RNA sequence: AAAGGGCAAAACCGCCGAAAGGUGGUGGCGCAAAGCUAGAGGGUCUAAGGCUGACACGGUCAGCUAUGACAGCCAGCUGCCGAA
Numbered sequence: 001a002a003a004g005g006g007c008a009a010a011a012c013c014g015c016c017g018a019a020a021g022g023u024g025g026u027g028g029c030g031c032a033a034a035g036c037u038a039g040a041g042g043g044u045c046u047a048a049g050g051c052u053g054a055c056a057c058g059g060u061c062a063g064c065u066a067u068g069a070c071a072g073c074c075a076g077c078u079g080c081c082g083a084a
Stems, first nucleotide, its partner, number of pairs: 006031002011026006029072001035077003041074002043070003049065007
């Protein structure tokens, strides 16, 4: 490279969730690992609850925080075919 294939972005609809996001269907942007791994590591997202502050104060707003989430961010582990 070829062959057999595989996965499935965004968007829309339904469900779960506070949210991030997950999940089913449609769909196909792309992917040689877009397979697995979130106490092996880094990074990113959300902030229900908790803490703090302000205010027009039984509430509203702002900030911090993961026990929540993302592997199609990096990474770790494993792996199909066979021209090279």